[in-house]
Context: one part of a larger RNA
Molecule: small-subunit ribosomal RNA, central domain
Organism: Agave potatorum
RNA sequence: CUGGGCGUAAAGGGCACGUAGGCGUUGAAUCAAGUUGAAAGUUAAAGUUGCCAAAAACUAGUGGAAUGCUCUCAAAAUGAAUUCACUUGAGUGAGACAGAGGAGAGUGGACUUUCAUGUGUAGGGGUGAAUUCGUGGAUCUAUGAAGGAACGCCAAAAGCAAAGGCAACUCUCUGGGUUCUUACCGACACUGGGGUGCGAAAGCAUAGGGAGCGAACAGGAUUAGAUACCCUGGUAGUCCAUGCCACAAACGAUGAGUGUUUGCCCAUGGUUUAUGCGGAUCAGGGGCAUAGCUAAUGCGUGAAACACUCCGCCUAGGGAGUACGGUCGCAAGACUAAAGCAC
Numbered sequence: 001c002u003g004g005g006c007g008u009a010a011a012g013g014g015c016a017c018g019u020a021g022g023c024g025u026u027g028a029a030u031c032a033a034g035u036u037g038a039a040a041g042u043u044a045a046a047g048u049u050g051c052c053a054a055a056a057a058c059u060a061g062u063g064g065a066a067u068g069c070u071c072u073c074a075a076a077a078u079g080a081a082u083u084c085a086c087u088u089g090a091g092u093g094a095g096a097c098a099g100a101g102g103a104g105a106g107u108g109g110a111c112u113u114u115c116a117u118g119u120g121u122a123g124g125g126g127u128g129a130a131u132u133c134g135u136g137g138a139u140c141u142a143u144g145a146a147g148g149a150a151c152g153c154c155a156a157a158a159g160c161a162a163a164g165g166c167a168a169c170u171c172u173c174u175g176g177g178u179u180c181u182u183a184c185c186g187a188c189a190c191u192g193g194g195g196u197g198c199g200a201a202a203g204c205a206u207a208g209g210g211a212g213c214g215a216a217c218a219g220g221a222u223u224a225g226a227u228a229c230c231c232u233g234g235u236a237g238u239c240c241a242u243g244c245c246a247c248a249a250a251c252g253a254u255g256a257g258u259g260u261u262u263g264c265c266c267a268u269g270g271u272u273u274a275u276g277c278g279g280a281u282c283a284g285g286g287g288c289a290u291a292g293c294u295a296a297u298g299c300g301u302g303a304a305a306c307a308c309u310c311c312g313c314c315u316a317g318g319g320a321g322u323a324c325g326g327u328c329g330c331a332a333g334a335c336u337a338a339a340g341c342a343c
Base pairs, nucleotide, nucleotide: 004314005313006312007297008296012311014198015197016196017195021191022190026085027084028083029082030081035075036074037073038072040070041069042068048064049063050062051061089188091184092183093182095179096178097177101174102173103172104171105170106169107168108151113146114145115144116143117142118141123133124132159166160165203244204243205242206241208239212238213237217233218232219231220230255310256309257308258307259306260305263288264287265286266285268283269282270281271280272279273278292299293298318341325336326335327334328333
């Protein structure tokens, strides 16, 4: 390279935007690049093949074949390019709607803890126990204060978001979506190597904050030991602001987009049927099953079915996601990424 693949066997990039590139609706007209066909020229000699040829080898002569290239002509199913149109793809506007979508500011109550004061007395706490707290008055209870973090019920297989993720309430700013009658525009679409941006937790830097929880650490237990599981404490951290980091089982272990395809049930947001019941129709969320697919498990209109376009990735196990080099980073490290060797 070809062929085959990527839910679970090796393999979908964490996610998006988007450049180059690839690829792409319908109807005409022009053109004839690609495509297909035909003719001509060329395709040195040797070689190869037919004849001479009778004859194993060689040699001479002669006639062909030969991928390809150039030129000319023709065809128009598919179809490149250009032009003119079209409206179904994409987009814009008007009406209506849902939502923990994002950012900032403010406010609230419950709980834990601490402190102050009152009442009150001997235990509290934890567990199999002990360390530990408590007559210097704990626990309990009442009132008040402080401070930080998280928002019970509602809550649901629910909703929103590209993913990460998002949940008290109010205000301000703001992104996306759905539906519906249609109006406008007129292929403006899809994907996307490099690139750019976002990206849980942990971690880093600087300045704050610190209630609870809690790596490290200390103690008590357990145990043969116990650098653990259990308990009592407890520092970083968790929180906020700014800037880094870019490592997840970043999972649906399933890339994005478009079209086609048998049914049932549940629930969300619209529209419509005069309200309701029951229907119809879009959009997203779940559960079953048909055909089909699959090694099986299972998937099954949100496909792992049937097809197409583009990207990423895989090629026995170990060595190894390591070494070296390079780029990035304050660092921790990240990205890229082998080989010897042995089997």